[in-house]
Context: one part of a larger RNA
Molecule: small-subunit ribosomal RNA, central domain
Organism: uncultured bacterium
This record gives sequence, C1' cells and structure tokens, in this order.
RNA sequence: CUGGGCGUAAAGGGCAAGUAGGCGGCGCAGCAAGUCAGUUGUGACAGGUUCCGGCUCAACUGGGAGAGGACGACUGAGACUGUUACGCUAGAGGACAGGAGAGGGGAGUGGAAUUCCUUGUGUAGCGGUGGAAUGCUCAGAUACAAGGAAGAACACCAGUGGCGAAGGCGGCUCUCUGGCCUGAUCCUGACGCUGAAGGGCGAAAGCUAGGGGAGCGAACGGGCUUAGAUACCCCGGUAGUCCUAGCUGUAAACGGUGGGUACUAGGUAUUGGAGGUGAGAACACUUUCAGUGCCGAAGCGAACGCGUUAAGUACCCCGCCUGGGGACUACGGCCGCAAGGUUAAAACUC
Repeated sequence: CUGGGCGUAAAGGGCAAGUAGGCGGCGCAGCAAGUCAGUUGUGACAGGUUCCGGCUCAACUGGGAGAGGACGACUGAGACUGUUACGCUAGAGGACAGGAGAGGGGAGUGGAAUUCCUUGUGUAGCGGUGGAAUGCUCAGAUACAAGGAAGAACACCAGUGGCGAAGGCGGCUCUCUGGCCUGAUCCUGACGCUGAAGGGCGAAAGCUAGGGGAGCGAACGGGCUUAGAUACCCCGGUAGUCCUAGCUGUAAACGGUGGGUACUAGGUAUUGGAGGUGAGAACACUUUCAGUGCCGAAGCGAACGCGUUAAGUACCCCGCCUGGGGACUACGGCCGCAAGGUUAAAACUC
C1' cells in the first nucleotide's frame, strides 16, 4: 500500500465536548474545478506485444510495426460531485405549556447502630472457635439502665426501578445548577454527523500539605492449625478508609459490543409522559412517543448466540488488529514529587 477483520479467536480509544479534516437534506438558475466525450501534441533510448532476421537451438541479439497508462492544449456535454446566487422545511436548533429522576456543587439537619467516657444496679466470669488459646475481668469486666462525646454509613422504601457521556450517584431540608421526556402550534432555515491533534472529566489504591479518626483494617505483634504455615481461623493493630486543597490518570474503566442516520414480523413485562373508549381523577381496554428487560419472524453467525436497545440490511466518520513467546518489556521522547504512566522495538526462539 492493498485485502480481510475487531461480543467470546489478534483487534472499539475509559468517557464526552470540540479544532483541522472527511462526509452531508429538498427545489431552481449560473459557472465548468472534478467528471465524461471528441480533436490534437507529447509519450526519448531501453523494456513489453507482434512480424521478420543473426548466433547449430534457446537464452541473448539486429531491424520493422503497432498500442497503452500519464500529461498539455483546444472544442463540447452538464447527469453526478464542487462552487456561486436565490428559495424550501422533512434534518438540526429555538420559543411556549407540562413531566419524571440516588444527575452535579454548596450549606444545614435526623434517627438507628458502633466505640469510648461518667454514674447507677449487680457478681464472676466475658469473649472467641470446628475445638481452643492469645485477649478482657474482683483496681468490679460481660449484662442491664441513665446521661454525655465522637466519627462514619444511611436499614425498611428498593425494583431485570430511576438519573448520568463515562467514572458513578441512595436518610431528610434549603439553595445554585446540567441534561432528558411529552404536547400543540409558532420561529430560524441545513445552522448537520463524525472527529487526528490539543484541552477537559475520569472507580479504587497511591502521593503532597493541613485537619479528622468511631468502626473496619494492608503492614506488624500475638494465639491456633500444621511436617512447616511468612496463610486460611482467632485476639490486637499502624498507614489507609473520612474532610479541604493539589497530584496521579490507571481497571475484567465490561454490554468484553465506538458514534450517527435510515430501513427490516411480532409477543410479553416494566418506568416516564400524551391521546382515545367505557358513567370514569383512581379501574380496564386501546393508540402513540421516549427508556429499561425477557422471548422470538426474516436475516446474520464457526458455534455460543444476536435479533427495531442487532452481532440483520446499508451509508458516513473515528479508533484498532495482522502467529505464540521475548513484551502491558528495553532504549529514546513526553508526563509525574515518587510510585509509575504513555508511546513502543529488536536479537533470539517455537
């Protein structure tokens, strides 16, 4: 470069907004850059094709002929792409009226539980295990009651439930704020899709500084088990877990499935709206839009399975793969306080 691919065989970027770029709705008119046609010029030699010849043949080689890609000029065509101008409303966006929600930030606040402290009652054990022991306890534990303090997490509701781009989000109240859905008209008039680079967000652990520290708990100490036991089990327990500010930038960051648009049987359940029918705010049936699940026509698939939430049928854009190991490595670059991250080989070997 070309081809074939990317749920599980190698392969979807962790995620979105967005720059360049690529691609892009309907009508009419102009231009003629792309495109197409004709004419013409160029298209060296060699090579290739073909005809004839020379070395005994062939390779090799001499001569003749003809053609093509590609490029230039001129003339023309006007469907498609492009471009310019004018329009359109089916894409997109806005206005209006409603709606649901653990979406995000900040402040406040509540109860249960746990631990600790004080006081009271009370006396000999408690705790823990498969069984034990370490441990706690007459300096009065465990248990029960009252009062106080602290930190962290929010039982039931709770759901193949909801929201968010992903990571993720769950007591309650207030406040600031993002997105989404529905309805009927009106407005703008292609304003769209994707998106290299760059910037942003990004669980947990980890790092820096300052707070905080109830429970849990790497490391560590002890007890048990065992041939050993640097474990599993038990008693303790430091970082950490929490908050503020900053860094790190990874993950089985998974639906192991990039985004967008259109089209292609249904059934059933559920969430949020809107409409209709029945006397009908609640109930039932039904239509429709947006989501979330299951089962399945066609089709697809190596099979498993997917199947209007596609892995079906197509188009547009991005990312990625190209035998296993070496190697989520080395070296170099960039980033980081560090830990390390990112980009990413080769020898060798099967």